[in-house]
Transfer RNA from Carboxylicivirga marina, 72 nucleotides, folded computationally. The organism belongs to Carboxylicivirga, within Bacteria.
RNA sequence: GGCCUCGUAGUUCAAUGGAUAGAAUGUAGGAUUCCGGUUCCUAUGAUGCGGGUUCGAUUCCCGCCGAGGUCA
Repeated sequence: GGCCUCGUAGUUCAAUGGAUAGAAUGUAGGAUUCCGGUUCCUAUGAUGCGGGUUCGAUUCCCGCCGAGGUCA
RNA backbone atom coordinates (compact mmCIF):
# COMPACT_ATOMS: atom_id res chain seq x y z
C1' G A 1 0.00 0.00 0.00
C1' G A 2 -4.49 -3.59 -1.48
C1' C A 3 -8.57 -6.43 0.67
C1' C A 4 -11.87 -8.13 4.82
C1' U A 5 -14.23 -7.44 9.67
C1' C A 6 -15.38 -4.10 13.50
C1' G A 7 -16.43 0.95 16.27
C1' U A 8 -23.44 1.66 20.57
C1' A A 9 -23.88 3.40 28.59
C1' G A 10 -17.72 3.10 32.94
C1' U A 11 -17.54 -2.51 31.11
C1' U A 12 -19.71 -6.94 28.18
C1' C A 13 -23.40 -7.32 24.46
C1' A A 14 -28.48 -6.60 21.71
C1' A A 15 -31.60 -3.81 18.20
C1' U A 16 -34.62 -6.73 9.75
C1' G A 17 -35.03 1.24 7.56
C1' G A 18 -39.95 2.80 11.83
C1' A A 19 -42.45 3.01 19.34
C1' U A 20 -39.03 6.64 24.45
C1' A A 21 -31.91 2.80 21.26
C1' G A 22 -32.81 -2.19 25.37
C1' A A 23 -30.38 -6.02 28.81
C1' A A 24 -26.66 -7.56 32.15
C1' U A 25 -22.96 -5.52 35.07
C1' G A 26 -21.09 -1.12 37.43
C1' U A 27 -22.00 3.53 40.19
C1' A A 28 -25.26 6.61 43.65
C1' G A 29 -29.45 6.72 47.08
C1' G A 30 -33.04 3.88 49.87
C1' A A 31 -35.27 -0.80 52.21
C1' U A 32 -33.45 -5.21 54.87
C1' U A 33 -29.09 -6.33 58.79
C1' C A 34 -26.01 -5.14 65.25
C1' C A 35 -22.25 -4.16 60.95
C1' G A 36 -21.02 -6.12 56.21
C1' G A 37 -22.42 -9.45 52.24
C1' U A 38 -26.79 -11.39 49.67
C1' U A 39 -31.71 -9.87 48.08
C1' C A 40 -35.36 -5.99 46.66
C1' C A 41 -36.76 -0.77 44.96
C1' U A 42 -35.39 3.88 42.62
C1' A A 43 -32.03 6.84 39.89
C1' U A 44 -27.90 7.17 36.49
C1' G A 45 -25.56 6.93 31.75
C1' A A 46 -24.33 5.45 24.92
C1' U A 47 -24.84 5.02 18.48
C1' G A 48 -16.31 7.40 16.48
C1' C A 49 -16.37 12.22 13.03
C1' G A 50 -18.30 14.58 8.45
C1' G A 51 -21.48 14.22 4.22
C1' G A 52 -25.25 11.59 1.11
C1' U A 53 -29.93 8.45 0.10
C1' U A 54 -34.83 8.21 2.41
C1' C A 55 -41.10 10.55 4.80
C1' G A 56 -37.82 8.15 8.43
C1' A A 57 -30.68 5.86 9.40
C1' U A 58 -27.58 2.39 15.02
C1' U A 59 -28.90 -0.07 10.27
C1' C A 60 -27.85 1.55 3.39
C1' C A 61 -23.79 4.52 0.38
C1' C A 62 -19.07 7.74 0.31
C1' G A 63 -14.85 9.96 2.79
C1' C A 64 -11.87 10.49 7.26
C1' C A 65 -10.16 8.63 12.15
C1' G A 66 -9.24 4.37 15.21
C1' A A 67 -8.84 -1.28 16.37
C1' G A 68 -8.05 -6.29 14.62
C1' G A 69 -6.99 -9.81 10.63
C1' U A 70 -4.96 -11.13 5.81
C1' C A 71 -1.84 -10.54 1.13
C1' A A 72 2.49 -8.41 -0.91

Background: The prediction has a mean pLDDT of 81. RNAcentral holds the sequence, with entries from ENA. It matches the Rfam family "tRNA". From the family's description: Transfer RNA (tRNA) molecules are approximately 80 nucleotides in length. Rfam links the family to the GO term triplet codon-amino acid adaptor activity.